[in-house]
Context: one part of a larger RNA
RNA sequence: CUGGGUUUAAAGGGUGCGUAGGAGGGCAGGUAAGUCAGUGGUGAAAUCCUGGGGCUUAACCCCAGAACUGCCGUUGAUACUAUCUGUCUUGAAUAUUGUGGAGGUGAGCGGAAUAUGUCAUGUAGCGGUGAAAUGCUUAGAUAUGACAUAGAACACCAAUUGCGAAGGCAGCUCGCUGGGUCGGUACUGACGCUGAGGGACGAAAGCGUGGGGAGCAAACAGGAUUAGAUACCCUGGUAGUCCACGCCCUAAACGAUGGGCAUUUGGUGUGGCGGGUCGUUCAGGCUGCCGUGCCGUAGCUAACGUGUUAAAUGCCCCGCCUGGGGAGUACGGUCGCAAGGCUGAAACUC
Numbered sequence: 001c002u003g004g005g006u007u008u009a010a011a012g013g014g015u016g017c018g019u020a021g022g023a024g025g026g027c028a029g030g031u032a033a034g035u036c037a038g039u040g041g042u043g044a045a046a047u048c049c050u051g052g053g054g055c056u057u058a059a060c061c062c063c064a065g066a067a068c069u070g071c072c073g074u075u076g077a078u079a080c081u082a083u084c085u086g087u088c089u090u091g092a093a094u095a096u097u098g099u100g101g102a103g104g105u106g107a108g109c110g111g112a113a114u115a116u117g118u119c120a121u122g123u124a125g126c127g128g129u130g131a132a133a134u135g136c137u138u139a140g141a142u143a144u145g146a147c148a149u150a151g152a153a154c155a156c157c158a159a160u161u162g163c164g165a166a167g168g169c170a171g172c173u174c175g176c177u178g179g180g181u182c183g184g185u186a187c188u189g190a191c192g193c194u195g196a197g198g199g200a201c202g203a204a205a206g207c208g209u210g211g212g213g214a215g216c217a218a219a220c221a222g223g224a225u226u227a228g229a230u231a232c233c234c235u236g237g238u239a240g241u242c243c244a245c246g247c248c249c250u251a252a253a254c255g256a257u258g259g260g261c262a263u264u265u266g267g268u269g270u271g272g273c274g275g276g277u278c279g280u281u282c283a284g285g286c287u288g289c290c291g292u293g294c295c296g297u298a299g300c301u302a303a304c305g306u307g308u309u310a311a312a313u314g315c316c317c318c319g320c321c322u323g324g325g326g327a328g329u330a331c332g333g334u335c336g337c338a339a340g341g342c343u344g345a346a347a348c349u350c
Base pairs, nucleotide, nucleotide: 004321005320006319008303012318014201015200017198021194022193025088026087027086028085029084030083031082033081034080035077036076037075038074039073040072041071042070049065050064051063052062053061054060091191092188094186095185096184098181099180103177104176105175106174107173108172109171110154114150115149116148117147118146119145120144121143125136126135162169163168206247207246208245209244210243211242215241216240220236221235222234223233258317259316260315261314262313263312266295267294268293269292270291271290272289273288274287275286277285278284299306300305323350324349325348332343333342334341335340
């Protein structure tokens, strides 16, 4: 070096885009670099191996052969790879007719609830708990009604539903906009796959500047509980949660399962779009494609399980793993305003 792995034992990068690189469809022809064959040169000697010989044997020594698996040249072969030329349409992409969707973004609008304020009715409690107390209330609370204001979130519909690369996305309407998918035709003609670096996006919390602040609520204060109670429970309550712009870049970022292509028995739901036919009054039966669930055949698996949405069978590319602790620490580098992120050891110990 080869050989092993990666759902749960160590190990899939948070996600997609894409550079280099790797690997890549059918047919015909040219070249002959890789590849294969013949041949020439070289590959010092010693060593190694085989045969034989010499010291009483062996080690050792001598002779001959083979070998030196390599390199260079030359003559050929052309299946495969490469390269060049031409061509093809199935991979891929584009155009076009439809279609579904909480996909993104900007703006406008709506009702319920909550809180606060004003007015009215009304009187002694309210609130809270296992039980209480702190708290609020005769300066009129709680409750009820009317009006006003504010911020945040959108009950029912709602689903094992849908969309998105992931993070994620849910009241209604409109503008702008991304992607998917079904059908038939046309067009390009391998343009495709993956992707080290790179750059982009990336929940929550957190940070900066300026707004906003109803409810909730780290910190904090008080009341309880308790041996104690820096908690669980209760009354309050500030950052924050919301908006704009700029950072941060992490997660049980999970399907703990990287991406692509192909192949391999079935049953049963559901979302989207078709087809012809049976029934034709409707429901429906049959069938094609794309998604999303459940159950299971073979196979696989240590087992659990998985099973056409593979963890089956193969090929291509990338990331990662190599006993536990020390440690995702130290040091160095780099990024960040900071918090910290990324990269990432060793001694020692079991």

This is a predicted structure of a 350-nucleotide part of an RNA (small-subunit ribosomal RNA, central domain) from an uncultured prokaryote.
It matches the Rfam family "Bacterial small subunit ribosomal RNA".
The RNAcentral record of the full RNA draws on ENA.
Its mean pLDDT, the model's own confidence on a scale to 100, is 89.